[in-house]
The RNA shown here (transfer RNA) has 72 nucleotides and comes from a Chloroflexota bacterium. It matches the Rfam family "tRNA". The source organism's lineage runs through Bacteria, Bacillati and Chloroflexota.

RNA sequence: GGGGAUGUAGCUCAGCGGGAGAGCGGUGCCUUUGCAAGGCAUAGGUCCGGGGUUCAAAUCCCCGCAUCUCCA
Numbered sequence: 001g002g003g004g005a006u007g008u009a010g011c012u013c014a015g016c017g018g019g020a021g022a023g024c025g026g027u028g029c030c031u032u033u034g035c036a037a038g039g040c041a042u043a044g045g046u047c048c049g050g051g052g053u054u055c056a057a058a059u060c061c062c063c064g065c066a067u068c069u070c071c072a
Stems, first nucleotide, its partner, number of pairs: 001071007010024004018055001026042005048064005
């Protein structure tokens, strides 16, 4: 320098055009003499950045950035 993959909650990830979600973790409550486990509720997001297409974009297209990987 060229090809490919990935980027979404604190962490691990799903979501492939119309509701932003799960598990774990956090907080509160219940239960216990107390702890753990369990149950219920709740908070937390500029969906990497910019532009484009569309009535509508996390999702499609272009450019850039970061990480991983292959080739040279």